[in-house]
RNA sequence: AAACUCUUGGAGAGUUUGAUCCUGGCUCAGGACGAACGCUGGCGGCGUGCUUAACACAUGCAAGUCGCGGGGGGUGAGCAAUCACUCACCGGCGAACGGGUGCGUAACACGUGAGCGACCUACCCACUUGUGGGGUAUAGCCGGCCCAACGGCCGGGUAAUCCCGCAUACGCUUCCCUGGCUGCAUGGCUGGGGGAGGAAAGCCGUAAGGCGCAGGUGGAGGGGCUCGCGGCCUAUCAGCUAGUUGGCGGGGUAAUGGCCCACCAAGGCGAUGACGGGUAGCUGGUCUGAGAGGAUGGCCAGCCACAUUGGGACUGAGAUACGGCCCAGACUCCUACGGGAGGCAGCAGUGGGGAAUCUUGCGCAAUGGUCGAAAGACUGACGCAGCGACGCCGCGUGCGGGAGGAAGCCCUUCGGGGUGUAAACCGCUGUUACUCGGGACGAACUUCCCGAUUUAUCGGGAUUGACGGUACCGGGGGAGGAAGCACCGGCUAACUCUGUGCCAGCAGCCGCGGUAAUACAGAGGGUGCGAGCGUUGUCCGGAAUCACUGGGCGUAAAGGGCGCGUAGGCGGCUUUUCAAGCGUGCGGUGAAAGCUCGGGGCUUAACUCCGAGUCUGCCGUGCGAACUGGGAGGCUUGAGUCUGGUAGAGGUCGAUGGAAUUCCGGGUGUAGCGGUGGAAUGCGUAGAGAUCCGGAAGAACACCGGUGGCGAAGGCGGUCGACUGGGCCAGAACUGACGCUGAGGCGCGACAGCGUGGGGAGCAAACAGGAUUAGAUACCCUGGUAGUCCACGCCGUAAACGAUGGGCACUAGGUCCUUGGGGGAGCGACCCCGUGAGGGCCGGCGCUAACGCAUUAAGUGCCCCGCCUGGGGAGUACGGCCGCAAGGCUGAAACUCAAAGGAAUUGACGGGGGCCCGCACAAGCGGUGGAGCAUGUGGUUUAAUUCGACGCAACGCGAAGAACCUUACCUGGGCUUGACAUGCACGGGAACUCGUGGGGAAACCUGCGGGGCUCUUCGGAGCUCGUGCACAGGUGCUGCAUGGCUGUCGUCAGCUCGUGUCGUGAGAUGUUGGGUUAAGUCCCGCAACGAGCGCAACCCUUGGGACUAGUUGCCAGCGAGUAAAGUCGGGGACUCUAGUCCGACUGCCGGUGCCAAACCGGAGGAAGGUGGGGACGACGUCAAGUCAUCAUGGUCCUUACGUCCAGGGCUACACACGUGCUACAAUGGACCGGACAGAGGGCGGCAAGGCCGUAAGGCGGAGCCAAUCCCAGAAACCGGUCCUCAGUUCGGAUUGUCGGCUGCAACUCGCCGACAUGAAGCUGGAAUCGCUAGUAAUCGCGGAUCAGCGAUGCCGCGGUGAAUACGUUCCCGGGCCUUGUACACACCGCCCGUCACGCCAUGGAAGCUCGGAGUGCCCGAAGUCGGUGCCGCAACCCGCAAGGGAGCAAGCCGCCGAAGGCAAGCCGAGUGACUGGGGCGAAGUCGUAACAAGGUAGCCGUAGGGGAACCUGCGGCUGGAUCACCUCCUUA
Repeated sequence: AAACUCUUGGAGAGUUUGAUCCUGGCUCAGGACGAACGCUGGCGGCGUGCUUAACACAUGCAAGUCGCGGGGGGUGAGCAAUCACUCACCGGCGAACGGGUGCGUAACACGUGAGCGACCUACCCACUUGUGGGGUAUAGCCGGCCCAACGGCCGGGUAAUCCCGCAUACGCUUCCCUGGCUGCAUGGCUGGGGGAGGAAAGCCGUAAGGCGCAGGUGGAGGGGCUCGCGGCCUAUCAGCUAGUUGGCGGGGUAAUGGCCCACCAAGGCGAUGACGGGUAGCUGGUCUGAGAGGAUGGCCAGCCACAUUGGGACUGAGAUACGGCCCAGACUCCUACGGGAGGCAGCAGUGGGGAAUCUUGCGCAAUGGUCGAAAGACUGACGCAGCGACGCCGCGUGCGGGAGGAAGCCCUUCGGGGUGUAAACCGCUGUUACUCGGGACGAACUUCCCGAUUUAUCGGGAUUGACGGUACCGGGGGAGGAAGCACCGGCUAACUCUGUGCCAGCAGCCGCGGUAAUACAGAGGGUGCGAGCGUUGUCCGGAAUCACUGGGCGUAAAGGGCGCGUAGGCGGCUUUUCAAGCGUGCGGUGAAAGCUCGGGGCUUAACUCCGAGUCUGCCGUGCGAACUGGGAGGCUUGAGUCUGGUAGAGGUCGAUGGAAUUCCGGGUGUAGCGGUGGAAUGCGUAGAGAUCCGGAAGAACACCGGUGGCGAAGGCGGUCGACUGGGCCAGAACUGACGCUGAGGCGCGACAGCGUGGGGAGCAAACAGGAUUAGAUACCCUGGUAGUCCACGCCGUAAACGAUGGGCACUAGGUCCUUGGGGGAGCGACCCCGUGAGGGCCGGCGCUAACGCAUUAAGUGCCCCGCCUGGGGAGUACGGCCGCAAGGCUGAAACUCAAAGGAAUUGACGGGGGCCCGCACAAGCGGUGGAGCAUGUGGUUUAAUUCGACGCAACGCGAAGAACCUUACCUGGGCUUGACAUGCACGGGAACUCGUGGGGAAACCUGCGGGGCUCUUCGGAGCUCGUGCACAGGUGCUGCAUGGCUGUCGUCAGCUCGUGUCGUGAGAUGUUGGGUUAAGUCCCGCAACGAGCGCAACCCUUGGGACUAGUUGCCAGCGAGUAAAGUCGGGGACUCUAGUCCGACUGCCGGUGCCAAACCGGAGGAAGGUGGGGACGACGUCAAGUCAUCAUGGUCCUUACGUCCAGGGCUACACACGUGCUACAAUGGACCGGACAGAGGGCGGCAAGGCCGUAAGGCGGAGCCAAUCCCAGAAACCGGUCCUCAGUUCGGAUUGUCGGCUGCAACUCGCCGACAUGAAGCUGGAAUCGCUAGUAAUCGCGGAUCAGCGAUGCCGCGGUGAAUACGUUCCCGGGCCUUGUACACACCGCCCGUCACGCCAUGGAAGCUCGGAGUGCCCGAAGUCGGUGCCGCAACCCGCAAGGGAGCAAGCCGCCGAAGGCAAGCCGAGUGACUGGGGCGAAGUCGUAACAAGGUAGCCGUAGGGGAACCUGCGGCUGGAUCACCUCCUUA
């Protein structure tokens, strides 16, 4: 490079979470169907159609044919011979095919490949031989008889291709003798000799001849038998087997064989699953799938089985026979009651069952079958037609034009948009349907006629079509007759309106629906498919979710508690051999159909025909020898033995020691001891406890002791001894693969527990008492029994854990420890280097979902075992095995859920930790909670007591002013285009305004009179009234539809982003860390570097100063002046006013701080470390508050839920709470006198002086639009007098009377004054609030609202003016870091169990009912076989005959034997009073067990106890928080 061959093929999504990754289940999208159901439905072609009751069947049909086998009957023709037709019977062939069904069957039944040396075969083909001669019956028929029927009996006589002898006969069968060749084998082939046995049928035809018949050989096709291999579930079926396994002999069969029988032997099968149970016809194929596989076996084809159920044989070449026979059972029918008949799982059809499956059609024209010489007959096989959208395929329901786009309908932001070129309308075509006409292929045979030819046969002609006048072709008219179904929240393609309001409903999963629903229902629109579309069911796929291809097991489900070891699986180096595995060539087979490819035929396609390929397989044969395997031989490195060492709580037994505890005895000694959070029970004056001495007993072995050692695990701890197992090191003598793993099996196996016998000091389930508590079956305390200990025997389980099976090999390092060798150096301790075994930590590659593992693997490989497959139910039930018991091992299902989980992330939380703030506590001062009153709220009341606000963060809050008004509420009375806005139409008036009458509480209703315009294009307009229409109006509802505004955490220091980096990801980093700050303030460090919103600063005010300015403010100096007074001239110095500026920045000094940031102290300064105060409130939280400030979506009302008016109510009052005021007094009260503010307000206003009144107030009015005048007196304070501890000279509530003021009006319901009255209250329980300096406390003043005022409230102003803070343990709130978490609506979380109620499935149960498979015995039909064989019988033999023989045979007997009966069991199903637990179920009861250290850490096993979760004991685990210590590691 060429040629050839092979290959056409793989998609995911939703759902666990606040979010993430993983595990894992559930669900969906695809394809398919013998389907069914719902809605809909024009045509054709080809297919297909009881999946259920192998349930029962009326009726018809589905197997006959041959007269050329036979005799005969009948009919017809003929005078007759005779001919034609037809038929029952005898006879032949067929009926064993074809057609149906899937019961049974788990089997040589099927598939595939072999074998039969162990066989059969009618009809057909080839070859060969023969076909001679006799005989006897019998049906039909005739006669008689019985009988309901089916049918039957007797007598007579008759034929044959019926039956029977005889002859003949081969290479046939069989026996005996005897050769050759050959085969894997008992055989096959081929010879020779002898004996015995066995055949036949005729018919047609004038003839020729044809068709038959008989023997033999071979073939073809068909069948029988045997074997290898292959294909279901269950071990909760583990052992099965007596003709069982084999042998000898026999019987039987076509034939082998225990198939059957007698005898002998004791075998045979099984974890590679026997036996049993369940289910099932098998295959080619079909569906799905990328494939491997999975599922399936309808139609078609091959095989099998069956024919009402069970049994049986007969006939025959063939059956143990669907449309044959016999018997038994069930059922149905007929009956004269004596008996009979029947079998649709053939085609139609009926009933029934069921979600469901067709015509009681036509025809033998074709194909095929049987019979026949043939014509032909028969054929529900078959060919066609009918019904069903049941499936596949094809076609149509029209095509082109046609508006910025009709109507209707829908939506709308009202502008418009959609349906939509869609329709109308114009033009055109003619499939299909309809109608008219024409009109097939399928037909060639056969037969007949003619011709040719040697018979065979060939040529020509005639004849034959159910479908069907169908397909097809042509003409005609005419868009004319022909579209639906599902869906539109995500998956998943397609959105709006209305209705509904957790209702009605939807739903495949997630989930929708509680007033704005793309999820319900309807509509408009849209999407998908289309004569269909959806739904349901089933199978495969997706599902790598049983994983061969192609999964896993530390924590998600999953390593057996540990070892020894059987079977099995796997196995070192090397030589040689075999060729089973393996590879390759060739041969056979792998039916057809199917499938794929290429082509052909129906107009196309479906469908079908032809060719090729496939059919992945099996069998045979040749070759190859690397690897696996078998045989033989060798080797030493795996393994083992041996020699010498070595460490050790390894095991068993025995002995022994001291400390401690308790008890007993004695001494000393006195009032307590003990115990706890605090106590009590308990012990003690009968002497405890304490202390000393002595004694007894049992159990355990402090220190050493150590992530030290040993062991397979459980586990093992004083010392000594005896016996004994294993490991390691060094050596290299021996064996020579002897190995690894290990289903079953066997052994060991903590604690608890059990049995028998001991023992018993301490401890301690149960139990008792005391506490705690709402309770306390607990935690705590005092006691205390089993038990704990020993011996022997059981049990066999644990968080038996490294939650990590064993073995071998390989793959960076560092460090520590235990233990053994070697080397170097050194006198030695010590040190250095290197090498084994073991125990830890850290860490790289790699792995992992992550956490993490990492030469002690969870890395990389190989071998073997165990185990997993969603959660719950449940380690439960049943069964089996084990155990004395407790219980263990094995181990389901119904039902139910859409999850259950692992790791990690961000938060939140913790009766977790660390650090740090805050009037948070503490230290202080003053209050509240008690009283009276004020005010708000709850509650109650009411016609109404309008509404809102509800922990902090509602409650002197909205309300900074409820007598009417306000006002929203109630009662009553009015109005309806409205009290208010805009527009239109019509009418009146021109606007507007004044006065007045009646009714009435007013609103309002209803009248009367007067005054009295502007513009104009002369129409009218502005304005107003009335009527009508659009509309107004609503403090009606929804703050959970909203905007805006506000509260709150919180003036807390936080909240984020970009880029980069890390992580699969959520996310992290930055923002953590070390310091520091009021501060995420600043500095340093750092995979981060920067930035934003916050903090701070910038703004206002206050504190010092400067400058400017100087009226209304000020007055030092000068002058004038007054009783006095900045009153006046004047002045700017001062105060002040108000504008600009200065000033403070840790700037300076010292110290501390590693540096820095900063902190401490100091100087200066009016002020010092953000100087004081204010404004300013990050991302967000609370569905926080407000629809009643306002605005606003939706919704509701429309002579009222709008609006107006009068009166009432919001002011009620047995109570409860919040917030306040005034007090309870002497730091006080009363009276008199005296002093000093600031900030405000004032024209419908503030109001001076003066006068009146005791006063509130009145008269009056100067002045002031205000640094000018007024409100305006500040008060506490100071000085003086009285009161003297008293319910008072405290306190002022309540009440009475009289006044004043505002206002239309003070009754409900105002404030103020005067006089009188003088209540509770003597410092306030539990509890609780504020405040850190000009603050608290205390004192007064002003203002807003406002006619007045319920203001003691609120907002401001100044006066006087403290105390205390050691400190951060505690309470509350908050910030940062960290930790745990089963929380995420986030601890006001989650969540467990009993009990109660409802529903559901299920276990046990005295029993009851049913089914199945067997066993034993009894009975025993039909029938084969065996025996016998009366009466009897034609053929053959003997015999003249009679008769006899042979043979046949009824009956009887025997073996076997179906159904049936009896008996004891086994297995399974249903049901069952009662009973056990389980599951599920918006708001039941009791507690609080678990999740945080869950408030006693939790959990595992076991035992006891308890309403329940649970508690307690013993041993174990960390999958326990926290603090401390030890050890180890990292940097080194």

A computed fold for a 1532-nucleotide RNA from a Gemmatimonadaceae bacterium, annotated as small-subunit ribosomal RNA. NCBI's taxonomy places the organism under Bacteria, Gemmatimonadota, Gemmatimonadia, Gemmatimonadales, Gemmatimonadaceae. The coordinates come from a structure-prediction model, not an experiment, and the mean pLDDT is 85. Its Rfam family is "Bacterial small subunit ribosomal RNA".